[in-house]
Context: one part of a larger RNA
Molecule: small-subunit ribosomal RNA, 5' domain
Organism: marine sediment metagenome
RNA sequence: GGAUGAACGCUAGCGGCAGGCCUAAUACAUGCAAGUCGAGGGGUAAGUCCCGCUUUUAGCGGGAGGACGACCGGCGCACGGGUGCGUAACGCGUAUGCAACCUACCAAUUACAGGGGGAUAGCCCCGAGAAAUCGGGAUUAAUACCGCAUAACACUCUAUAGUAGCAUUACCAAAGGGUUAAAGAUUUAUCGGUAAUUGAUGGGCAUGCGUAUGAUUAGCUAGAUGGUACGGUAACGGCGUACCAUGGCAACGAUCAUUAGCGGGUCUGAGAGGAUGAUCCGCCACACUGGGACUGAGACACGGCCCAGACUCCUACGGGAGGCAGCAGUAGGGAAUAUUGGUCAAUGGGGGAGACCCUGAACCAGCCAUGCCGCGUGCAGGAAGACGGCCUUCUGGGUUGUAAACUGCUUUUAUACGGGAAUAAAUAUCUUCUGCGGGAGAAGUUGCAGGUACCGUAUGAAUAAGCACCGGCUAACUCCGUGCCAGCAGUCGCGGUAAUACGGAGGGUGCAAGCGUUGUCC
Repeated sequence: GGAUGAACGCUAGCGGCAGGCCUAAUACAUGCAAGUCGAGGGGUAAGUCCCGCUUUUAGCGGGAGGACGACCGGCGCACGGGUGCGUAACGCGUAUGCAACCUACCAAUUACAGGGGGAUAGCCCCGAGAAAUCGGGAUUAAUACCGCAUAACACUCUAUAGUAGCAUUACCAAAGGGUUAAAGAUUUAUCGGUAAUUGAUGGGCAUGCGUAUGAUUAGCUAGAUGGUACGGUAACGGCGUACCAUGGCAACGAUCAUUAGCGGGUCUGAGAGGAUGAUCCGCCACACUGGGACUGAGACACGGCCCAGACUCCUACGGGAGGCAGCAGUAGGGAAUAUUGGUCAAUGGGGGAGACCCUGAACCAGCCAUGCCGCGUGCAGGAAGACGGCCUUCUGGGUUGUAAACUGCUUUUAUACGGGAAUAAAUAUCUUCUGCGGGAGAAGUUGCAGGUACCGUAUGAAUAAGCACCGGCUAACUCCGUGCCAGCAGUCGCGGUAAUACGGAGGGUGCAAGCGUUGUCC
């Protein structure tokens, strides 16, 4: 000098864009953050309308349409969002391999969907309990569940020919045996279902190289290293088990200890390098602590389940409930870090045929000079060089200083009034074209931000400057006070009676809505 997720002191007019718990992965009141589908199903809790009855502020019964509480079922909840505890590791980065693998939804292609069965939630009845919730009986549906049929290019067994390869083997061709499937809805347009192949997307696994410090850590290791067999997995593998062998790693640093998420990047630097890993993007790990599996295409699952533990809460003492490292917010810690805001209008996601619903993702607004950038606080003229201040060699002179007054001009900004956006493309509806996907046209609907940005008119210099420094380094000097005192200081050093170094004043220098100080990095 540059930089900063900064903090502190003094000061402060505005806007745009960004950023905002670096500390206690401490504990959390409250609200919201994941639902949706009636075009899968049985149905009808609430609300609306109509009718009837009654004990007429109201209640009961029946019906309708629109819709739908709870329930069964499907899809989603494994995404999105948060944090950096752990991890020195195939975790990450990069480059390869899988002849050892999986992939819901999506796309393409091929084939199929025959005929049955038994339940169960809900509803109804009864019961237990303070509650959470649970038990029994009767009855009912499905795209829920289970047999049967059909069946191959799928899987598996038997052997075979050909081609290829680094090996196990892979691909292709034909033959025989065995195994395995389905679901309907409806407005008749379609949407779904089953099996198989291929693609796309997303993942899993393996390997080469790279990836902090310490030798005042020198030896480490029994599933340990390898083999055989079996099991397990989507899949290879000591991944697991049994048996057999005795290996394996290490001064090119094993093991141990400490520290740490990694990368793209960021800061600095001419570069090499050094430091760093906030915001944004990719990967990983975690979700009160530890362990475990279930469901599922996918989890060993932040707002799922079970067990144990710590903590908090409810309790009728028998027993139960909970997990903000989601968005706000609270307490605590700290030098220090924001609103218990608005909207789904856009973008994106989930469900749905769609309308639409949900979305603290997202988009916006609020707070903070935290940073960067931009603008303003006027411009021109004006010498009696005014008054006052300060200095002085003191009837005088210098300086503040064209500075002020005064005259003219402008109106960014401010205030008031008026106008006023883009961000919106659509979807759905109608017409039309098209083999399908879809395209074209018509009229119409949808804006949180926001009456905001922006534009215009009027008024009037009107609303707007500080901070640090002035001995050398280092731009900027005099007077007064103090008298090794009080104090200053980054460093050298100032101060003991004329201090340009302390304190004040006048003047000056630098930067400027900021200026200084402190911390940290180069």